[in-house]
Context: one part of a larger RNA
Molecule: large-subunit ribosomal RNA, domain II
Organism: bioreactor sludge metagenome
């Protein structure tokens, strides 16, 4: 990991509802008796037949009430009841497994922790306390020297006991071990053997250590199927309908309960829904500025506040502020206005249960992504609330290269048969290298923005041009005057001023830009000529171009490749999905005829309702079944039947098994780190 067994909704009571039987205004017994395999007896008692009130109690009525009032529950409208079967709940373990705990009583100190009693161990070597002695020394003591002496949690260091370093060992040689090295080694030492202290406890130079490979509370048995609002698993089939992921409460939030959404059985027969006319009320979208508020341009002047002057009336104001009138804006919490839609009510058509209600049973309350309108965020999120609508969730099929939630479409079965949707038609790949007209040149198409930039199409203004325009080359660009102020200077070009004027002209500014300290230089606006024909400015718009840097590898068309096969208009064909159609089948369902035919709707499905069946092991009657002329298991074929499954028939097998009708359940196995035995 795989085969094979086993492995979960059960029994009891009591209650509800459905249906079936039996009797019925009644229905039925329980304990028990006597019979005995099945029965009769047994009416105590329970339900019902009247309610109603806290209750006394009164009763077709009672309650409350001072009440006759008014209000609540009831009669007027009678169906129970036992007993079977299936749904549910309630109480038991109550579908089946799973804690970690908690109590009660018991073993344990042969391990280890301490203590008590007794015994044992500790090679050599090393230092040289006190004491004493000899001698010195002192009035006498201290005091020195030699020697003796053998202390000490002294020193080094086997045994012994320990383990600080590192290697190795890591399903090992060992459920703490092996080498090297390394700490104590006469002591708070080490050790034998006996014994003492026990779990709410003990022991503990204290680590929460040890108390038998177990320790924040040892093991063993019981309570004990302890409890899990968790988590995992729950076994045959085919039809029919099909959700929720939402409100509200909740020591509640990953749990309940009721409500909502779904099934099922009974009523309910113009109900729901949907067009359409007709009545409504409304304060959003938008608009607007009366009112709350905010806010601009220009004005008039009225007031108030502040400055100034003035003794003071008072005057005055390039401060400020409200108020008037005119212009232009802004508001979820503005509105003198206001839709579209939804909603509400009615007629009318349509529409045959899609609604309503009673009643059995559920499952939902972690939702997701788009797209609308909007609240937080950052007009940020594969991001959060609201609400409207959609798919996924429970939905396969096509299309988006792959892709739950986009896009098309809703899969009963078959078919080598037709049309299409979305998207498609050069090849990979089912169709067009389809037919017209333009645009792209970036591989733009096939990723990105401000900003930039003679890049190209298309369209509109408007200026100049054969009286010669634009560009390009000759030539000229004066003059009063060096206007004036101001300046050290200021002369077209630091600045300021202006009636920026005048003259000479073919023009030629009190100067466009460089430049000088200020002049000077050079240039330009302007004008003349050569040349010859379209030139310039701005505005909109199509498609492009730059702006453009990532980590394995092209890698920002699925790929090939492509200048159309890439963009935009218009047209036509084709392909293309489990759509639609066409033929055949089945099943549901209603309607009509009529007992099996016909139309007509229809048949995706998690959670769950409901409905019919198949198989297995027993029992009871049956076939007066089957069977050594081979049963049962089991391996093959083959038909049957929508399937669960069934018949038949060959080969093993070698002794028990089925049909029909009922009845009872240890009744269906792939999942549970299941369980048990193999590989």
């Nucleotide at each position: 990991u795989c085969c094979a067994g086993c492995g979960a909704g059960u029994u009891a009571a009591u209650u509800u509802u459905a249906c079936g039987u039996g009797c019925a205004a009644g229905g039925u017994u329980a304990a028990g008796u006597c019979a005995a395999u099945u029965g009769a007896c047994g009416g105590a008692g329970c339900c019902a037949c009247a309610g109603u009130g806290a209750a006394a109690g009164c009763g077709a009525g009672c309650c409350u009430g001072a009440a006759u009032a008014g209000g609540g529950c009831g009669a007027u409208u009678u169906a129970g009841u036992a007993c079977g079967u299936a749904g549910g709940a309630u109480u038991a373990g109550a579908c089946c497994c799973g804690a970690a705990a908690c109590c009660g009583g018991g073993u344990g100190a042969c391990c280890u922790a301490a203590c008590c009693a007794u015994g044992a161990g500790c090679a050599g070597g090393c230092u040289g306390a006190a004491g004493c002695u000899a001698c010195u020394g002192u009035a006498a003591c201290a005091g020195g020297u030699a020697g003796u002496g053998g202390a000490g949690g002294g020193c080094c260091g086997a045994a012994c006991c320990g383990u600080a370093g590192u290697c190795c060992g890591c399903a090992g040689c060992a459920a703490a071990g092996g080498g090297c090295c390394c700490g104590g080694a006469u002591g708070a030492c080490u050790u034998g053997u006996g014994g003492u202290u026990a779990g709410c406890g003990g022991u503990g130079a204290a680590a929460u250590g040890c108390c038998a490979a177990u320790c924040g509370a040892a093991c063993c048995c019981g309570g004990a199927g302890a409890u899990a609002g968790c988590u995992g698993g729950u076994u045959c089939u085919c039809c029919u309908c099909g959700a929720a992921a939402u409100a509200g409460c909740u020591u509640u939030a990953g749990g309940g309960c009721u409500a909502g959404c779904g099934u099922g059985a009974c009523g309910u027969g113009g109900u729901a829904g949907c067009a359409g006319g007709c009545a409504g009320g409304g304060g959003u979208a938008g608009a607007g500025c009366u009112c709350u508020g905010u806010u601009u341009c220009g004005g008039a002047c009225u007031g108030g506040g502040g400055g100034u002057c003035g003794c003071a009336a008072g005057a005055u104001u390039a401060c400020c502020c409200a108020c008037c009138c005119u212009u232009g804006a802004c508001a979820a919490a503005c509105u003198a206005c206001g839709a579209a839609u939804a909603c509400u009510g009615u007629c009318u058509g349509u529409g045959g249960a899609a609604u309503c209600g009673u009643u059995g049973c559920a499952g939902u309350u972690a939702g997701a992504a788009c797209g609308g309108c909007g609240g937080g965020g950052c007009u940020a999120a594969g991001c959060u609330c609201g609400u409207c609508g959609c798919u996924c969730g429970a939905a396969a099929g096509g299309a988006a290269a792959a892709c739950a939630g986009u896009c098309c479409a809703g899969a009963u079965c078959a078919c080598c048969a037709u049309c299409u949707a979305a998207g498609g038609u050069c090849c990979c790949c089912a169709a067009g290298u389809c037919u017209a007209u333009g645009c792209u040149a970036a591989g733009u198409g096939g990723g990105a923005a401000a900003c930039g930039a003679g890049g190209u199409g298309g369209g509109g203004u408007u200026u100049c041009u054969u009286a010669a325009a634009c560009a390009a080359c000759u030539a000229g660009g004066a003059u009063g005057u060096u206007g004036g102020c101001u300046u050290a200077g200021a002369a077209g070009c630091a600045g300021c001023c202006a009636u920026u004027c005048a003259u000479u002209u073919a023009a030629a500014g009190a100067g466009u830009g460089c430049g000088u300290a200020a002049c000077a230089g050079c240039u330009c606006a302007c004008u003349a000529g050569u040349c010859a024909a379209g030139a310039g400015a701005c505005c909109c718009u199509g498609c492009g171009c730059g702006g453009a840097a990532a980590a394995u590898g092209u890698a920002a068309c699925g790929g090939g490749g492509c200048u159309a096969a890439g963009c935009a208009u218009a047209g036509c064909a084709c392909c293309g999905a489990a759509g639609a159609u066409g033929u055949g089948a089945a099943c549901u369902u209603c309607a009509g005829u009529u007992u099996a035919c016909u139309g007509g709707a229809g048949u995706g499905g998690u959670a769950g309702a409901g409905g019919a069946g198949c198989g297995u092991u027993c029992c009871u009657c049956u076939c007066u079944g089957c069977g050594u002329u081979g049963a049962a298991g089991u391996u093959g074929a083959a038909c049957c039947g929508u399937g669960a499954g069934g018949u038949u028939u060959g080969g093993u097998g070698g002794a028990g098994c089925g049909u029909g009708a009922g009845g009872a359940a240890g009744u269906g196995a792939g999942a549970a780190u299941g369980u048990u035995g193999g590989a």